[in-house]
Molecule: small-subunit ribosomal RNA
Organism: uncultured bacterium
RNA sequence: AGAGUUUGAUCCUGGCUCAGAUUGAACGCUGGCGGCAGGCUUAACACAUGCAAGUCGAGCGGGCGAGGUUGCUUCGGUAACUGAGCUAGCGGCGGACGGGUGAGUAAUGCUUAGGAAUCUGCCUAUUAGUGGGGGACAACAUUCCGAAAGGAAUGCUAAUACCGCAUACGCCCUACGGGGGAAAGCAGGGGAUCUUCGGACCUUGCGCUAAUAGAUGAGCCUAAGUCAGAUUAGCUAGUUGGUGGGGUAAAGGCCUACCAAGGCGACGAUCUGUAGCGGGUCUGAGAGGAUGAUCCGCCACACUGGGACUGAGACACGGCCCAGACUCCUACGGGAGGCAGCAGUGGGGAAUAUUGGACAAUGGGCGCAAGCCUGAUCCAGCCAUGCCGCGUGGGGGAUGAAGGCCUUCGGGUCGUAAACCCCUUUUCUGGGGGAAGAAUAUCCGGGGGAGGAAAUGCCUCCGGCUUGACGGUACCUCAGGAAUAAGCAACGGCCAACUCCGUGCCAGCAGCCGCGGUAAUACGGAGGUUGCAAGCGUUGUUCGGAAUGACUGGGCGUAAAGGGGGUGCAGGCGGUUUGGUCAGUCUGAAGUGAAAUCCCGGGGCUCAACCUCGGACGUGCUUUGGAAACUGCCAAGCUUGAGUACGGGAGAGGAGAGUGGAAUUCCAGGUGUAGCGGUGAAAUGCGUAGAUAUCUGGAGGAACACCGGUGGCGAAAGCGGCUCUCUGGCCCGAUACUGACGCUGAGGCCCGAAAGCGUGGGGAGCGAACAGGAUUAGAUACCCUGGUAGUCCACGCCGUAAACAUUGUGCACUAGGUGUGGGAGGUUAUCGACCCCUCCCGUGCCGCAGCUAACGCAUUAAGUGCACCGCCUGGGGAGUACGCCCGCAAGGGUGAAACUCAAAGGAAUUGACGGGGGCCCGCACAAGCGGUGGAGCAUGUGGUUUAAUUCGAGGCAACGCGAAGAACCUUACCCAGGCUUGACAUCCCGGGAAUCCCGCGGAAACGUGGGAGUGCCCUUCGGGGAAUCCGGUGACAGGUGCUGCAUGGCUGUCGUCAGCUCGUGUCGUGAGAUGUUGGGUUAAGUCCCGCAACGAGCGCAACCCCUGUUCCUAGUUACCAGCGGUUCGGCCGGGCACUCUAGGGAGACUGCCGGCGAUAAGCCGGAGGAAGGUGGGGACGACGUCAAGUCAUCACGGCCCUUAUGCCUGGGGCGACACACGUGCUACAAUGGCCGGUACAAAGGGUUGCGAGCCCGCGGGGGGGAGCCAAUCCCAAAAAGCCGGUCUCAGUUCGGAUUGGAGUCUGCAACUCGACUCCAUGAAGCUGGAAUCGCUAGUAAUCGCGCAUCAGCCACGGCGCGGUGAAUACGUUCCCGGGCCUUGUACACACCGCCCGUCACAUGACCCGAGUCGGGUGCACCCGAAGUCGCUGGCCCAACCCUGUUUCGGCGGGGAGGGAGGCGCCGAAGGUGUGUCUGGUAAGGGGGAUGAAGUCGUAACAAGGUAACCA
Repeated sequence: AGAGUUUGAUCCUGGCUCAGAUUGAACGCUGGCGGCAGGCUUAACACAUGCAAGUCGAGCGGGCGAGGUUGCUUCGGUAACUGAGCUAGCGGCGGACGGGUGAGUAAUGCUUAGGAAUCUGCCUAUUAGUGGGGGACAACAUUCCGAAAGGAAUGCUAAUACCGCAUACGCCCUACGGGGGAAAGCAGGGGAUCUUCGGACCUUGCGCUAAUAGAUGAGCCUAAGUCAGAUUAGCUAGUUGGUGGGGUAAAGGCCUACCAAGGCGACGAUCUGUAGCGGGUCUGAGAGGAUGAUCCGCCACACUGGGACUGAGACACGGCCCAGACUCCUACGGGAGGCAGCAGUGGGGAAUAUUGGACAAUGGGCGCAAGCCUGAUCCAGCCAUGCCGCGUGGGGGAUGAAGGCCUUCGGGUCGUAAACCCCUUUUCUGGGGGAAGAAUAUCCGGGGGAGGAAAUGCCUCCGGCUUGACGGUACCUCAGGAAUAAGCAACGGCCAACUCCGUGCCAGCAGCCGCGGUAAUACGGAGGUUGCAAGCGUUGUUCGGAAUGACUGGGCGUAAAGGGGGUGCAGGCGGUUUGGUCAGUCUGAAGUGAAAUCCCGGGGCUCAACCUCGGACGUGCUUUGGAAACUGCCAAGCUUGAGUACGGGAGAGGAGAGUGGAAUUCCAGGUGUAGCGGUGAAAUGCGUAGAUAUCUGGAGGAACACCGGUGGCGAAAGCGGCUCUCUGGCCCGAUACUGACGCUGAGGCCCGAAAGCGUGGGGAGCGAACAGGAUUAGAUACCCUGGUAGUCCACGCCGUAAACAUUGUGCACUAGGUGUGGGAGGUUAUCGACCCCUCCCGUGCCGCAGCUAACGCAUUAAGUGCACCGCCUGGGGAGUACGCCCGCAAGGGUGAAACUCAAAGGAAUUGACGGGGGCCCGCACAAGCGGUGGAGCAUGUGGUUUAAUUCGAGGCAACGCGAAGAACCUUACCCAGGCUUGACAUCCCGGGAAUCCCGCGGAAACGUGGGAGUGCCCUUCGGGGAAUCCGGUGACAGGUGCUGCAUGGCUGUCGUCAGCUCGUGUCGUGAGAUGUUGGGUUAAGUCCCGCAACGAGCGCAACCCCUGUUCCUAGUUACCAGCGGUUCGGCCGGGCACUCUAGGGAGACUGCCGGCGAUAAGCCGGAGGAAGGUGGGGACGACGUCAAGUCAUCACGGCCCUUAUGCCUGGGGCGACACACGUGCUACAAUGGCCGGUACAAAGGGUUGCGAGCCCGCGGGGGGGAGCCAAUCCCAAAAAGCCGGUCUCAGUUCGGAUUGGAGUCUGCAACUCGACUCCAUGAAGCUGGAAUCGCUAGUAAUCGCGCAUCAGCCACGGCGCGGUGAAUACGUUCCCGGGCCUUGUACACACCGCCCGUCACAUGACCCGAGUCGGGUGCACCCGAAGUCGCUGGCCCAACCCUGUUUCGGCGGGGAGGGAGGCGCCGAAGGUGUGUCUGGUAAGGGGGAUGAAGUCGUAACAAGGUAACCA
């Protein structure tokens, strides 16, 4: 730091996903040790049990009481006194700390910085005091009630408990005169004095009272900051302020009465949801984001709700009262309880520990102290939960062992890994030693010092006595022995690491892209490898990557995104000069920003984690000093921004009133007659009741031709005949004036096409709906005939558009060129005008820099900047739902989520395609000739049938194709019978040479007998070997079994089409382009010219073969002109001239001439020539396409069969037959059939062959065999043709199928199933519907001949050969195929593409919903606990006061004061009613999403076949 994923590829936009770090985690597999840390995130759910707050006897009375003393004693004891220690109660201090939790709380909280109107126990310092009295209540005793918890009555009593009195420096109140208010003692010691012998008194210590100050802690106030929702916009009645009063420790509506009517809110009040806050923690480069476990600070809470009491402090976790829920006890009358303390239990949950030890340390409470208490704390236990450290051994060791895996079978790999040898001992086991944490304080003894009368205390020193939960732990050491210790995940890309087997779109994987349908590096296993390691993976969380909410740091023409336009309040921003100010800004200083954490430096545990010390940091806030440029503010100016006045000017700018002509329609009348109208063609419609046409007149409505223009005006929407009236804005010119008056603009307000709505008019034309006619498979459309709303006017609504330049407004700056509209000026000229030049304003085009993903924009910016507003954040769901606002309605505005997808997009590129365009080819059409499609037959195929009808080929490019030969064989299929190392190959063992002959069974294969016969080579004579046969064993053979979608090779096809590419250069971010496009030309990317291209390759052409002319050479078997012979046949002699044969040459190149053309390429015409513009034909097939065809030609990977899927044999089948199609043959006849006669080829084949003449047979053929290995002989007759005859339009003398009979030939064998012959039979068929094929010249058509295969042949097929031998092509509109350029595209398996909507089925989410069930909350009312406060006349009461009485103990009365009770205010829970918010559920309804192969159509993408789209 990036990567994967949209495409055929590219760039961009954009989302999704991954790699990192993190964690209080959980889960899976695995697990040796130690250190340090952490450990209910869920039910603030409920809790059994134990413990978690006591202490002080030096405050007090009492009780118990070891022991001691004394008296008495029957020696058992008893009484008195004393008494360590313990103790319930009264009293004091502490239970407000410590510990837990995060429910509530969005501010009564927290954080930072301040403030004034406060309190503060214990502590520190200072000052003053501590005098003298009194009356009670517990305990206790007695009685009583109660199951219990507890309680009542009477009586006694102490105090540091309680209450007066005295005193009052300071304190409090005050009207400034005055008034008010305290206390407590206890312990130690003690010389003198006194004593009731208790003590007083003195002193010290600890206490107590009053007060001041401090420290600490706490309360209160202010400012700023502190989550989300505006689909929460208004909230508020003690509300805001004042005055009086009350209340508090204290300011304050904190409370109350009265008065005023305020206060808060778009800088987000109120409401709703969520949430403890901070230091910090995680992440990040940072800014930021997320978070708030452990540790620290603050807050809140303690079963839920309310309340106060006590107190320095509480509205009180282990206190009280009340209400509620729950649990427990109960004798049913009543009671008890609160683990969110530590353990622990149940429950919930994916999930979180021991009912441990100790107060040794640290700290806390009480105490003079000893000490007691302390689940705070320190330790231990459990858990890989995390971080850190260590180990599971180290060195050597190659026959590279065995074994596993792979293999091309050679080997490779696990792998120095192991074994084996040597060494070490951390850990482990056993033994031994063994810390630090502990040092005080206290205590005991002693010394010194200040002080004091002295002593204690205080300060200090010395000595002494003890104290460890952890734990015999850390650590050290000895011995033993490699001994006790490795897993997990991954291995298609991202991402490091690959093979085999299994599986076969199954099972499964998957974070994204995606793997799996028979060779899966992606599933499962294995081997190997990679990564981490006592862990490793998975899942979840957060940040990062994500510049994907952009402050740092994004965008808005077309990707998501500019508001339809204006005006303008608030807000934001603002020209220039001077002075002032100092809020912002900058700077210095001070305070604060706790500690811990992070960072830096040091130190301590062997290191590290961890701990510790110091520093730095904490970007902040506050106070204060200073600066004054900039911004703000204040003051005064300026004129350039803005505006006003003046003079001109253009204009479909707006509103109202009037008015004009053309045209359509209608009405009336005239003329006139049969049609009009309409369309692709028609029909509906109109018309003989007179239409259309035409003329005259009239009516009415709407719109304004020409001018007219990328012309004008307006903010936009929009505005078009002419005239008038009213009116807005703009431009130009020259001066004067105002003096920043400006720009933008959330809300608000106004305008706002068409359609639509309301009321009333109007209505010619047009025209949704509707009707009819057509079209069509259908046609609720497109076309036609009609036609209602509407379109028009007035008034009122609606408020949206693809309201678009898809480009917000304003200002400034940044090359030009060229049109056009408005205005002004200038040059020249005598004036005017044109032309020309300059300036300003508007409106277009082209274009530089620059920008942009590209396209493009480019002074009218999408460039460079500033100001302000609006808007965007993946696609779908959806501009939908709900809510609210607006509207008469239609609907508009605002505007989600669940769910779902891995994309959706923009621009450009290359193709492909188009019922797009241009140019051009081809028997492509057209023009012609002949066919096919109808018939019969042949043949191939489908289908069907069958035991089998073997298999393949499937539009063109399968179908007389593989098959150039299926009766057996072939043969792969079926049935049956057999064989199992096999019919065939190699190796091994045994035997026999080989081979030949004859039997038997059998359909054969096969089975089973008998006989003949011994060769060749070597030899040590035993034997061995070669070839071959038989038997045997195992390796193996064999397979036309599967996969042509694993392949090679071969082939078809586009297509003999003219194309397909490369190198270098150039252009482009790139795919790619250029070249190869363009202008000509060609059969051709053929050639020429031009050109950022220049060259080159594969194709084209040529080179090759056949054919056409000619020459040379050669002359047998071919030939015969001339000569001779002749049996008259080139037969013979002879000849090589000709034909011919087959070798080699020549010839044709647009070479020549003319024209056209750019003078080029070339085209047209001509000459010459056998041939003329590639002469004709063939061979030859670019890059590639079709997963085209072939595993059955062959080869070959993999898979499968192995007494069978192999092999042999017999028979059958491949030949079936209701049908359908393809390809052919023969015909339907007279251009013909038949009969007779007669002529002319070429190319082939021939020795298991062709087979002549001759004989026989009607014939097929038979007999026979000459000749020929072939320019010699044979097949062999060519046929159409020509000559003559006959038939005469007839299902025939056409046609020959079919059938009967008889044969021939081949062959082992013609039944299934051969061909041919003869006789007989004589079917369909009279030119073939829709449709469709071939052919452009020696071609079509027609005629015969040959050959391959082959015993024969189903050949009418195929491949060749020659004979006879046409017609037509105007032309390129159309059909098909193709080439080049261009255009559009939503296609790229590429139009046989893509794709939309309804319906049907399934699944899950959502909305509405009669209702129904919960939760929250507002308002009103009812009831009203506890309790504070207030009132209180009846009741009760020791202290103080007054008074009566007294036996001086007391008793009685009254007052002050207090209490209970009663009443009142407030008031929790509860109840009733009503509203609102939210959740669950629901019959039914609704749309939307998703889901290999459902239905209907064809809307969109091409002009998508009616251009598409918006309202």